RNA sequence: GCACCGCUAGCUCAAUUGGCAGAGCAGGGGCCUCUUAAGCCCAAGGUUCCGGGUUCGAUUCCCGGGCGGUGCA
Numbered sequence: 001g002c003a004c005c006g007c008u009a010g011c012u013c014a015a016u017u018g019g020c021a022g023a024g025c026a027g028g029g030g031c032c033u034c035u036u037a038a039g040c041c042c043a044a045g046g047u048u049c050c051g052g053g054u055u056c057g058a059u060u061c062c063c064g065g066g067c068g069g070u071g072c073a
Base pairs, nucleotide, nucleotide: 001072002071003070004069005068006067007066010025011024012023013022019056028042029041030040031039049065050064051063052062053061
């Protein structure tokens, strides 16, 4: 330099013919327990990497850029 893959909650990841953004863990509150752990319940937490475009509507499609990984030179 070229090609491919990835980027979504604090972390690990879903969301696959475009149609209300979710789970587990962590953190917070509660129940239980003599206490802790374990278990159970509840709530909160998002500029979906950035900027444009298409569309009634974009995490999803198109273009450019950034970061990370792999391969080839």